[in-house]
RNA sequence: UACUUAUCAAGAAAGGCAGAGGGAUUGGCCCUGUGAAGCCUUAGCAACCUCUUCGAGUAAAAUCGAGGAAAGGUGCUAACUCCAAUCACGCUUACAAGCGUGAAGAGAUAAGUC
Numbered sequence: 001u002a003c004u005u006a007u008c009a010a011g012a013a014a015g016g017c018a019g020a021g022g023g024a025u026u027g028g029c030c031c032u033g034u035g036a037a038g039c040c041u042u043a044g045c046a047a048c049c050u051c052u053u054c055g056a057g058u059a060a061a062a063u064c065g066a067g068g069a070a071a072g073g074u075g076c077u078a079a080c081u082c083c084a085a086u087c088a089c090g091c092u093u094a095c096a097a098g099c100g101u102g103a104a105g106a107g108a109u110a111a112g113u114c
Stems, first nucleotide, its partner, number of pairs: 002113007013042005021031003025085004043077003048073002050069007081106001086103007
């Protein structure tokens, strides 16, 4: 880098250095000198990996369901993944478009595979 699977409506910020950008892309809309990105420290959230209880399952496993823990490996700590992007259906309609729902796509994170 690519692929597979799962999740994405909840949750959780202070300080120091630094000094203009940031929110993936495009459009919108936001955040930002009352201090962006980045780096560091401390704290926190969550529970993917991890450990564990009960039940199902099996020859034994694998696996599945419901809980619990948080030492370690990641991750995260503005806004639903900030909203939309493609398609289908429904509603409104001045037929241009708007709104709603669902699916897909894209993206993020984790675990695994080559």
Source information:
RNAcentral holds the sequence, with entries from Rfam. This is a predicted structure of a 114-nucleotide RNA (SAM riboswitch aptamer (S box leader)) from Darwinula stevensoni. NCBI's taxonomy places the organism under Eukaryota, Metazoa, Panarthropoda, Darwinulidae, Darwinula. The prediction has a mean pLDDT of 83.